[in-house]
């Protein structure tokens, strides 16, 4: 190149979380690391705690997102 395959976005159901969001099942938008890792910037989301007489608003990761961007690590085939 080819062939074997992998992963599984959105809707939906069902647990779980205050939420973002996750996990299983279903489901393919899509992905050659869409395979791990929150190290840097990004974004998302505000329970505790902080402000407040008091709510309302603020504020504030330890919370998420690797399918947002770099960056580290590891990886299948690959013929004549």
């Nucleotide at each position: 190149a080819a062939a074997g395959g992998g992963c599984a976005a959105a809707g939906c159901u069902g647990c779980c979380g205050a939420a973002a969001g996750g996990c299983a099942g279903u489901g393919a938008c899509g992905c050659a690391a869409a395979g791990c890792c929150a190290c840097g910037g990004g974004u998302c989301a505000a329970a505790a705690g902080c402000u407040c007489c008091a709510a309302a608003g603020g504020c504030c990761a330890u919370g998420a997102u690797a399918g947002c961007c770099g960056g580290g690590c590891u990886a299948c085939c690959g013929a004549a």